[in-house]
A computed fold for a 74-nucleotide RNA from uncultured Bacteroides sp., annotated as transfer RNA. The source organism's lineage runs through Bacteria, Bacteroidota, Bacteroidia, Bacteroidales and Bacteroides. Rfam family: tRNA. The family's RNA type in Rfam is transfer RNA. The sequence was found in a public genome assembly.
RNA sequence: GGGGCAUUAGCUCAUCUGGCUAGAGCGUUUGACUGGCAGUCAAGAGGUGGCAGGUUCGAGUCCUGUAUGCUCCA
Numbered sequence: 001g002g003g004g005c006a007u008u009a010g011c012u013c014a015u016c017u018g019g020c021u022a023g024a025g026c027g028u029u030u031g032a033c034u035g036g037c038a039g040u041c042a043a044g045a046g047g048u049g050g051c052a053g054g055u056u057c058g059a060g061u062c063c064u065g066u067a068u069g070c071u072c073c074a
Stems, first nucleotide, its partner, number of pairs: 001073007010026004019057001028044006050066005
């Protein structure tokens, strides 16, 4: 210098050919059970989907640029 992959909730990850309000586990908050801790159950909060543009009626998903990490080639 060139190619590929990843980037989505605090953490680990889904969401597959564009379509209704982006979900799960762990964590966290509140409540119930318990003398208390732990644990179980119920409910809730938490996301400008790395960043910036473009296409489209509509983008996490398609296109372009860019940042970071991993990896292959030179």